[in-house]
Context: one part of a larger RNA
């Protein structure tokens, strides 16, 4: 010079736009941050008001339970990780894939419980035990099997180093659930949902080639190790995992150890090579107190689940319970040092529902901070008697200085008044005009009008009014480096990036006057290059 998640000292008008615990992966009071779904199911309050005291609204509404889906998405964080972890090209003939599309076939016919509930009992509470009574898209048989899996035959492809792939064709096990809304009056028929299955998409498991920090003052590692057989195991391939057998397998092209580190697209700097670095924002890992561990599920070994073990904190009737902010705010402690216990679900997007619609510290917004860059102002013009003060002096007279006052004008910014978006047109209603069907019902697709819907916010923006009114610092002036004189101290005080200044005339120290440079910032420190 340049940059910065910056901090400090002084000083501070606005406004657009980014960013804000780098330290203790430290402990955390409080409220919030994932719930929905009554068109799956059975049951079903009260407060209130009304009253003919019978009961009626409230009300089949809350709440609560069984069941579905979601909670594996979104948000944090970077400890661990030097590793197929990331990156980048590849393979899976060795896999899965819930919701979403498309295709094909199907949805027959029984059962027997439990939860809510009622009653009893235990427990200080956290909760837990018994009896009874019920229902489903919960749960269990049973028929049906083109397809699918599994077992044994047959034949044909394709591939490859090889085991093998994909297709026909005969034999044994495996599924299914109602509930809306129309028409119709006992059988159809359409939306959602349900069973097999085939492809699709999306997403994620395994392998693998090359890349990937320092240390040799680390040189020798290893025993399920390296390889094979049987056997288990997984969605798959494998020593993944077990008996047996066999001695193998890395390794100066640096194995094994130590030590630091989350990895990349970026970013900073430089002409460039390259050095450094990995905050925001994007992609991938990894972790959720601290270690293990399964279970549910399509998916998890699961940040606001289970269990089990520690450590801590809390509550307790002492017998026994409860927690988990590296979610958004906030708080204590560390620190040089880092915001609000704020509105909204208006718009993005995301669960669940047919829908209306509820949730949603995802998000959008708004408050603090000159933290960072960008723009704008502190006013323009004339104005010499060169006022008056300061400051220097050779005492003549210089500067300070057209600066100032003084006339003459403008109003960005700021104050008052009024005006006023745009982000919101999907969803939904209404007509047309197509699909479905027996149908001019419902559903639904296209299209034409219609309404409602804005946190932010009376905000940007606009227009009027008055009025120079409401707005300047901070470094430095000896060379490097742009800028000089007085006083004061007197090797003292004290300055310093470096060369060095200060012992009586100090342009180098400390005020003043002057004057350079930047400018709502400027200096200083740190740290990179």
């Nucleotide at each position: 010079g340049a940059a910065c998640g910056a901090a400090c000292g002084c000083u501070g008008a606005c406004g657009g736009c980014g960013g804000g615990c780098c330290u203790c992966a430290u402990a955390c009071a409080u409220g919030c941050a994932a719930g929905u779904c009554g068109u799956a199911c059975g049951a079903g309050a009260a407060a209130g008001u009304c009253u003919u005291c019978g009961g009626a609204c409230g009300a089949g509404u809350a709440a609560a339970g069984u069941g579905g889906c979601g909670c594996a998405c979104g948000g944090g964080u970077g400890a661990g990780u030097a590793a197929c972890g990331c990156g980048u090209g590849g393979g899976u003939a060795a896999u899965c894939u819930a919701c979403c599309u498309u295709g094909u076939a199907g949805a027959c016919u029984g059962g027997g419980a439990u939860a809510a509930c009622u009653c009893c009992c235990c427990g200080a509470a956290a909760g837990g035990g018994g009896u009874g009574c019920u229902a489903a898209u919960a749960c269990c048989g049973g028929a049906u099997a083109g397809c699918c899996u599994u077992u044994g035959g047959a034949g044909a492809u394709c591939a490859u180093a090889a085991a093998g792939u994909u297709c026909u064709c005969c034999u044994a096990a495996g599924u299914a659930a109602a509930g809306u809304u129309g028409g119709g009056u006992u059988u159809c028929u359409a939306a959602c949902a349900c069973u097999a299955u085939a492809a699709g998409a999306u997403g994620a498991g395994c392998c693998u080639g090359c890349g990937u920090u320092u240390c040799a003052u680390u040189a020798g590692u290893u025993u399920g190790u390296u390889g094979g057989u049987g056997g288990g195991g997984u969605a798959a391939a494998a020593g993944c995992c077990u008996a047996c057998c066999a001695a193998g397998a890395c390794u100066a092209c640096g194995a094994u150890g130590a030590a630091u580190a989350g990895c990349u697209g970026g970013u900073c700097u430089g002409a460039g090579a390259g050095g450094a670095u990995g905050a925001u924002c994007a992609g991938c890992c990894a972790c959720a107190c601290u270690g293990g561990a399964a279970c549910u599920g399509a998916g998890a070994c699961a940040c606001g689940g289970u269990c089990c073990a520690g450590a801590c904190u809390c509550c307790u009737a002492c017998g026994g319970g409860a927690g988990g902010c590296a979610g958004c705010a906030g708080u204590g402690g560390g620190g040089a040092a880092u915001a609000u216990u704020g509105g909204a679900c208006a718009a993005u997007g995301g669960g669940c529902g047919c829908a209306a619609g509820c949730c949603u510290g995802a998000u959008c917004c708004a408050g603090c901070c000159a933290u960072a860059c960008c723009g704008c102002g502190u006013g323009g013009g004339u104005g010499a008697a060169g006022a008056a003060g300061g400051c220097c002096u050779u005492c003549g007279g210089g500067u300070u200085g057209u600066a100032a006052a003084g006339c003459c004008c403008u109003u960005u910014u700021g104050u008052u008044g009024g005006g006023a978006a745009a982000g919101a047109a999907a969803u939904c209603c209404a007509g047309c005009c197509g699909g479905c069907u027996a149908a001019u019902a419902c559903c639904u697709g296209g299209u034409u009008g219609g309404g409602a819907u804005g946190a932010c916010g009376g905000u940007a923006c606009c227009c009027a009014a008055a009025g120079a009114a409401u707005a300047a610092g901070c470094a430095c002036c000896g060379g490097c480096u742009a800028a000089c004189u007085u006083c004061g101290u007197g090797c003292c005080a004290g300055c310093a990036g470096c060369c060095g200044c200060g012992g009586u005339a100090a342009u180098a120290c400390g005020a003043a006057g002057g004057g350079u440079g930047c400018a709502a910032g400027c200096g200083u420190u740190a740290c990179u290059c």
This is a predicted structure of a 529-nucleotide part of an RNA (small-subunit ribosomal RNA, 5' domain) from a sponge metagenome. The RNAcentral record of the full RNA draws on SILVA. Its Rfam family is "Bacterial small subunit ribosomal RNA". Its mean pLDDT, the model's own confidence on a scale to 100, is 83.